Small-subunit ribosomal RNA, 5' domain from a Sphingobacteriales bacterium, 510 nucleotides, folded computationally. It matches the Rfam family "Bacterial small subunit ribosomal RNA". Rfam links the family to the GO terms structural constituent of ribosome and ribosome. Its mean pLDDT, the model's own confidence on a scale to 100, is 85.

[in-house]
Context: one part of a larger RNA
RNA sequence: GGAUGAACGCUAGCGGCAGGCUUAACACAUGCAAGUCGAGCGCUCCAGCAAUGGAGAGCGGCAAACGGGUGCGGAACACGUACGCAAUCUGCCCUUCACUGGGGAAUAGCCCGAAGAAAUUCGGAUUAAUACCCCAUAAAAUAGCAAAGUGGCAUCACUUAACUAUUAAAGUUCCGGCGGUGAGGGAUGAGCGUGCGUCCUAUUAGGUAGUUGGUAGGGUAACGGCCUACCAAGCCGACGAUAGGUAGCUGGUGUGAGAGCACGACCAGCCACACGGGAACUGAGACACGGUCCCGACUCCUACGGGAGGCAGCAGUGAGGAAUAUUGGUCAAUGGACGAAAGUCUGAACCAGCCAUGCCGCGUGGAGGAUGAAGGCCCUCUGGGUUGUAAACUUCUUUUAUCAGGGAAGAAAAGUACUAUUUCUAUGGUAUCCGACGGUACCUGAUGAAUAAGCACCGGCUAACUCCGUGCCAGCAGCCGCGGUAAUACGGAGGGUGCAAGCGUUAUCC
Numbered sequence: 001g002g003a004u005g006a007a008c009g010c011u012a013g014c015g016g017c018a019g020g021c022u023u024a025a026c027a028c029a030u031g032c033a034a035g036u037c038g039a040g041c042g043c044u045c046c047a048g049c050a051a052u053g054g055a056g057a058g059c060g061g062c063a064a065a066c067g068g069g070u071g072c073g074g075a076a077c078a079c080g081u082a083c084g085c086a087a088u089c090u091g092c093c094c095u096u097c098a099c100u101g102g103g104g105a106a107u108a109g110c111c112c113g114a115a116g117a118a119a120u121u122c123g124g125a126u127u128a129a130u131a132c133c134c135c136a137u138a139a140a141a142u143a144g145c146a147a148a149g150u151g152g153c154a155u156c157a158c159u160u161a162a163c164u165a166u167u168a169a170a171g172u173u174c175c176g177g178c179g180g181u182g183a184g185g186g187a188u189g190a191g192c193g194u195g196c197g198u199c200c201u202a203u204u205a206g207g208u209a210g211u212u213g214g215u216a217g218g219g220u221a222a223c224g225g226c227c228u229a230c231c232a233a234g235c236c237g238a239c240g241a242u243a244g245g246u247a248g249c250u251g252g253u254g255u256g257a258g259a260g261c262a263c264g265a266c267c268a269g270c271c272a273c274a275c276g277g278g279a280a281c282u283g284a285g286a287c288a289c290g291g292u293c294c295c296g297a298c299u300c301c302u303a304c305g306g307g308a309g310g311c312a313g314c315a316g317u318g319a320g321g322a323a324u325a326u327u328g329g330u331c332a333a334u335g336g337a338c339g340a341a342a343g344u345c346u347g348a349a350c351c352a353g354c355c356a357u358g359c360c361g362c363g364u365g366g367a368g369g370a371u372g373a374a375g376g377c378c379c380u381c382u383g384g385g386u387u388g389u390a391a392a393c394u395u396c397u398u399u400u401a402u403c404a405g406g407g408a409a410g411a412a413a414a415g416u417a418c419u420a421u422u423u424c425u426a427u428g429g430u431a432u433c434c435g436a437c438g439g440u441a442c443c444u445g446a447u448g449a450a451u452a453a454g455c456a457c458c459g460g461c462u463a464a465c466u467c468c469g470u471g472c473c474a475g476c477a478g479c480c481g482c483g484g485u486a487a488u489a490c491g492g493a494g495g496g497u498g499c500a501a502g503c504g505u506u507a508u509c510c
Stems, first nucleotide, its partner, number of pairs: 001510004006506005013362006019355002021320001026318003030315003035062003040059002043056005069273003079197007088190002093186008101135004111124005141166004147160005171178002199245003206236003211233008248270004252263004275296005298309004326352001328351003334348001335346004365396004375387005402446005410437001415432007454499005459480003465494005475482002
C1' cells in the first nucleotide's frame, strides 16, 4: 500500500447493486416450511324438485431420498483430476416388440360394545377398489443341460440354433383417451475399483490376528475378509508405517511483477450431519432434518397407571459474544410435487422491511464580486500580515428535497369464447383473463439556494506552523522518542494538510 462476512469512536443527505451469528453442532415459547389426486374405491354429510355441485374422514396411488439448513465428524478413494466396471442398479421420461383371460378371500371406513385422565387401544358385525391372493397364457427374461464359431491379458464375453423348467397384468372413460404387465434399447441419476495430488509433529519407530493371502460357502444391484468355516504366515514401514494434533474438499478469493504465501464468507459442484448413540422397515432410490424402533441426556403433560417433543428449514426468543436483521407480502414470474385439466401446495423462489457492512454513482450550488468590510489569530503594533473571493451584495440554475399530475417493462404460456386448417393427434389466428413488488421505477410541471460536512493529522519517517497554557506534572507515543519555564511532539486556539458521507482506531492476511 491492498484486502475484510468485521467490530469500536466521532459524524451522517440520497440512490443502485451486493452482504448480514465468524462465538454456544447452546437451549428453544409461538406460527408457518409437503402435499396432492373424486378421471382408482366404497361411505357419510350439506345445497337443490331434479340433473348436479360441494365438503369430510378413511382405503389406494404418486411425492415426501428433491428443494432448504449447518460444517459436528472425517487426513479418508472424503475431495480434485484421469481412467476402468468382461463386477452393477436406475421410479418418472423417450423408443421398439408382445400381452391385458378367469376366479377368490379379506380389511380400513361406517355400526355396536369395551378399556383409558390422555395419547391411544381392543373385541364383534358388515363393505369397496388400480389394495391383497390364486389359476390360465409365456419369451428375446431367469435357471439347468450340452454344441459350433468369433473375440479378449485373464476369470471369460459375444453370436448362432435346440431342449426342459419357472415367472405377468387393472381398471376407468365423455369412447377420443388415460392407464396396467413382460422384454430390449436410450436418456438421466446412482454405486464400486484404480493411478496421481491433498496440513503439522520423529520430543510419535515400529505397527497389524480378519491382520495378509488361498479354498469353500453366505450376503449384496454388484466385486471384495464384506461376513463365516478351514488352510498357509503373511501384510505395512525412514520414499515416514503406526500414533498424536489440526481441518469439510474443490471451482475459486485476497495479495503479489511473478514464483509464491494466506484463506475457502457470499455463488456453484461434491461430501458429512440432523438432540447424543445404535438399528432396521418401506421404497427405483434412505439406513431417511419436519418417518419408525431401542438406549441415553434434557424439556413438557399426567387422574402417577402412563404419555408427548427435537428450528444445523423461515421468522422469532433466551444465552454466549466486540458483533450480525422482520414472529413481513405473494405464488405475478422462475422452478418443484400431485393432477387429464382447472387447480392445490410450495418461508424453494421472487419481493418488501432493518443495518453506511461493503462497492459504485450523485448532491450539499454556479458565475461575478476588494472598502481586500467586520470579527478572529499573529507580528518588528498610529501600522502590517493572514483567514480571503471567503462573506455581504448582484445574477443564474434546480440535480436533490417538498408538492402536484401522468405512469411502466417484467405476461410468455395455460385456461375460456369464436374461428381456420386437419383422417387421427393436433396446429394456427382473434378476443378475453392473470402483477406480490407498486401508484414503485420512470416522465412532466411548480416554488425556492432553498433540505444536506465531517473525521483524522500537522517533530522525523509523512503532505501540513504559529501563539497561549502546563513545567519529567498533566499527558503523548506505530518506531525513533517528546514533557524538568521560551514544547512546531502534552492541552486549547488560529491557520494549514489529507480523505470525504464518511474519517480514524483495533484485529487478521499478503